[in-house]
Context: one part of a larger RNA
RNA sequence: GGACGAACGCUGGCGGCGUGCCUAACACAUGCAAGUCGAACGGAGGUAUUUGAGAAUUUAUUCUAAGAUAUCUUAGUGGCGAACGGGUGAGUAACGCGUAGGCAACCUACCUCAGGCUGGGGGAUAACACAUGGAAACGUGUGCUAAUACCGCAUAAAGUUUAACUGUGGCAUCGCAGAUAAAACAAAGGAGUAAUCCGGCAAGAGAUGGGCCUGCGUCCAAUUAGCUAGUUGGUGGGGUAAAAGCUUACCAAGGCGACGAUUGGUAGCCGAACUGAGAGGUUGAUCGGCCACAUUGGGACUGAGACACGGCCCAAACUCCUACGGGAGGCAGCAGUGGGGAAUAUUGCGCAAUGGGGGGAACCCUGACGCAGCAACGCCGCGUGAAGGAAGAAGGCUUUCGGGUUGUAAACUUCUUUGAAUGGGGACGAAGGAAGUGACGGUACCCAUAAAACAAGCCACGGCUAACUACGUGCCAGCAGCCGCGGUAAUACGUAGGUGGCAAGCGUUGUCC
Numbered sequence: 001g002g003a004c005g006a007a008c009g010c011u012g013g014c015g016g017c018g019u020g021c022c023u024a025a026c027a028c029a030u031g032c033a034a035g036u037c038g039a040a041c042g043g044a045g046g047u048a049u050u051u052g053a054g055a056a057u058u059u060a061u062u063c064u065a066a067g068a069u070a071u072c073u074u075a076g077u078g079g080c081g082a083a084c085g086g087g088u089g090a091g092u093a094a095c096g097c098g099u100a101g102g103c104a105a106c107c108u109a110c111c112u113c114a115g116g117c118u119g120g121g122g123g124a125u126a127a128c129a130c131a132u133g134g135a136a137a138c139g140u141g142u143g144c145u146a147a148u149a150c151c152g153c154a155u156a157a158a159g160u161u162u163a164a165c166u167g168u169g170g171c172a173u174c175g176c177a178g179a180u181a182a183a184a185c186a187a188a189g190g191a192g193u194a195a196u197c198c199g200g201c202a203a204g205a206g207a208u209g210g211g212c213c214u215g216c217g218u219c220c221a222a223u224u225a226g227c228u229a230g231u232u233g234g235u236g237g238g239g240u241a242a243a244a245g246c247u248u249a250c251c252a253a254g255g256c257g258a259c260g261a262u263u264g265g266u267a268g269c270c271g272a273a274c275u276g277a278g279a280g281g282u283u284g285a286u287c288g289g290c291c292a293c294a295u296u297g298g299g300a301c302u303g304a305g306a307c308a309c310g311g312c313c314c315a316a317a318c319u320c321c322u323a324c325g326g327g328a329g330g331c332a333g334c335a336g337u338g339g340g341g342a343a344u345a346u347u348g349c350g351c352a353a354u355g356g357g358g359g360g361a362a363c364c365c366u367g368a369c370g371c372a373g374c375a376a377c378g379c380c381g382c383g384u385g386a387a388g389g390a391a392g393a394a395g396g397c398u399u400u401c402g403g404g405u406u407g408u409a410a411a412c413u414u415c416u417u418u419g420a421a422u423g424g425g426g427a428c429g430a431a432g433g434a435a436g437u438g439a440c441g442g443u444a445c446c447c448a449u450a451a452a453a454c455a456a457g458c459c460a461c462g463g464c465u466a467a468c469u470a471c472g473u474g475c476c477a478g479c480a481g482c483c484g485c486g487g488u489a490a491u492a493c494g495u496a497g498g499u500g501g502c503a504a505g506c507g508u509u510g511u512c513c
Base pairs, nucleotide, nucleotide: 001513002512003511004510006509007508008507009506010505013382014381015380016379017378018377019375020374021340026338027337028336030335031334032333035080036079037078040077041076043074044073045072046071047070048069049068050067051066053064054063055062056061057060087293088292089291096218097217098216099215100214101213102212103211106210107209111206112205113204116201117200118199119153121151122150128143129142130141131140132139133138160183161182162181163180165178166177167176168175169174189198190197191196219265220264221263226256227255228254231253232252233251234250235249236248237247238246268290269289270288271287272283273282274281275280295316296315297314298313299312318329319328320327321326346372348371349370350369354368355366356365357364358363385415386414387413388412395406396405397404398403419454421449422448423447424446425445429440457502458501459500460499461498462483463482464481468497469496470495471494472493478485479484
């Protein structure tokens, strides 16, 4: 000198764009953050129209059963989603990350492509009704019912398994292509008058996303030198989507290490960021990629995908409810509260846009996101007026008392109106075939109005280092980054005038280069 997620002191006009718990991965009141589909299903309820039995009577009206049609709502069964999106960095020195490869050792819902199939049956169960237990959370029993829920049967190949064959290729097991035999294995319907559309099943190819393996790289300490028994390898069994001590029994005795094993400490990694002429050094906030975690520890279930932040089970700590028998909870989601701290914001608006989930669609949901609010926290831009104006007012300061200086500074004259204010107009962002649809927002922007009117501070002035005098103080009070100032003429302390520097900031502190 530069930089900062900064803090502190003094000061503070406006706008744009960003950024904002670095500390306690401390504890959390309250609200919201993941639903959706009635075009999968049976119910239940509402409304409208209508048929019509009965009853009442004022005889053409009312009321109550039952039914039909249309439409609306949705507790439950079922489907898809909830594994994304959002948060945090505790752990992790590791194939975690980065980079370059490999899988002849693998999986992939939704999506795309090209063909094939979608036949015929069965038994339940929630809802519901009744009964019943419990303070509650939540159950239990009996009975009824539906499905794209569940289960057999048929059909069956280019798929799977087994056996053996041919060609070809390779990397050992084998891969690819073709043909043979045997065995087991599928399906679901819905909407529409219909056309048709949306689905379902098995297998193939693709796309996308993942899984596993390997080479190299990845902080400090040797005042850490030896470490290791599933340890290293083999065989048999098991296991996984898949290779593998992944696991188990047996056998062998190996494996790693001064090219730093092991142990201890510290730490999420990277693209990048800061700095520097570069080499390098430091950092890993915001944004993007990967990983890990979700009160602590463990476990599996479901599923294409989790060992699952707003799922389940167990244990522990903590908090809450309780009728004391037993239950409920998890903000490292968005706001917000307490606490910690030098220190870090609103319990805001909207799904209008972008994106995501569900749905045939309308649409619903979305604290993702888009916006607004707070903060000079940062960067950038603008303003606080412009021109003229005296041998130079007054006042201040100083003086050798002559003057000097503040100083064109002010007054005064002329001019301008950015920002702020008031009034009028007023968007783009909206894309779906048309129409309609804007949180921001009456915002940005445009026009008009009036007046220089409402808008400057902070630090320094001994040398380094740009900028000096007076007074006060008297080794006191104080200053200080280093050298050092202060003990009666202090340009170094305090105040004033003046000057220098930067400027809506200025200085100090901390950290890095």
A computed fold for a 513-nucleotide part of an RNA from a metagenome, annotated as small-subunit ribosomal RNA, 5' domain. The coordinates come from a structure-prediction model, not an experiment, and the mean pLDDT is 85. RNAcentral holds the full RNA, with entries from SILVA.